Overview
The RNA shown here (c-di-GMP-I riboswitch aptamer) has 92 nucleotides and comes from a Bacillota bacterium. Rfam family: c-di-GMP-I riboswitch aptamer. Rfam links the family to the GO term cyclic-di-GMP binding. The source organism's lineage runs through Bacteria, Bacillati and Bacillota. Of the family's consensus pairs, 95% are formed in the model. The prediction has a mean pLDDT of 80.
[in-house]
RNA sequence: ACACUGAAAAGGCAAAGCCGUUGAAAAACGGUGACGCAAAGCUAGAGGGGCCCAGACUGCUUUCUUCACAGUAAGGCCAGCCAGUUGCCGGU
Numbered sequence: 001a002c003a004c005u006g007a008a009a010a011g012g013c014a015a016a017g018c019c020g021u022u023g024a025a026a027a028a029c030g031g032u033g034a035c036g037c038a039a040a041g042c043u044a045g046a047g048g049g050g051c052c053c054a055g056a057c058u059g060c061u062u063u064c065u066u067c068a069c070a071g072u073a074a075g076g077c078c079a080g081c082c083a084g085u086u087g088c089c090g091g092u
Base pairs, nucleotide, nucleotide: 003092004091005090006089012037013036017032018031019030020029021028022027035080041085042084043083047082048081049078050077051076052075056072057071058070059069
């Protein structure tokens, strides 16, 4: 330096739930709280996957419009789904 690896120590992160804020929603942020995590660090325009649908368009309905419902693609979100990338401590 590279590969594999996690018994101990040090330090780190923080799921669900609850409270507050933002948002249409998914979800995010702060507090609380620990289910877990050796990358649960970072990357979501240029890998796969998942979630959302206020507004737009299309359909349905209707005399027409609105509402409701269904679909579509923009758009948004998720890195604690895989992936990419960087990396601490110890062991072999």